[in-house]
Molecule: FMN riboswitch aptamer (RFN element)
Organism: bacterium
RNA sequence: AAAAUCCUUCGGGGCGAGGUGAAAUCCCUCACCGGUGGUGAGAGCCCACGACUCUUCGAAUGAAAGUCUGAAGAUUGAACCAGUGAAAUUCUGGUGCCGACGGUUACAGUCCGGAUGGAAGAAGGAGAAA
Numbered sequence: 001a002a003a004a005u006c007c008u009u010c011g012g013g014g015c016g017a018g019g020u021g022a023a024a025u026c027c028c029u030c031a032c033c034g035g036u037g038g039u040g041a042g043a044g045c046c047c048a049c050g051a052c053u054c055u056u057c058g059a060a061u062g063a064a065a066g067u068c069u070g071a072a073g074a075u076u077g078a079a080c081c082a083g084u085g086a087a088a089u090u091c092u093g094g095u096g097c098c099g100a101c102g103g104u105u106a107c108a109g110u111c112c113g114g115a116u117g118g119a120a121g122a123a124g125g126a127g128a129a130a
Base pairs, nucleotide, nucleotide: 005126006125007124008123009122010121016030017029018028019027031110032109033099034098035049036048037047038046044097045096053074054073055072056071057070058069060067061066079095080094081093082092083091101113102112103111
């Protein structure tokens, strides 16, 4: 001086107003929101990751249905123009666009639920000082 590894904590936001209707935070008009790492300079829509959903294989439990859990795989949305600059699809201005599954007196990015859950990852500590 340093690594594998281990531990702890943290780790997602948003329907306000009006309209129609028997009924809508679900429709219509306006409103509001944006996980993590990267990137020549800051990103929902550039690259990648996570989450959700599905499939396969396995563990636990159960008489079974099922519940729960691990691994692998699949799927996985959306941006342009102008300006500044050495550099920006990231900044500034303008105009756009996107958003899992199940539920619901009517169709949900914003309500309720799985979820007081999990994850990308972030910070700190041990390792670790002769």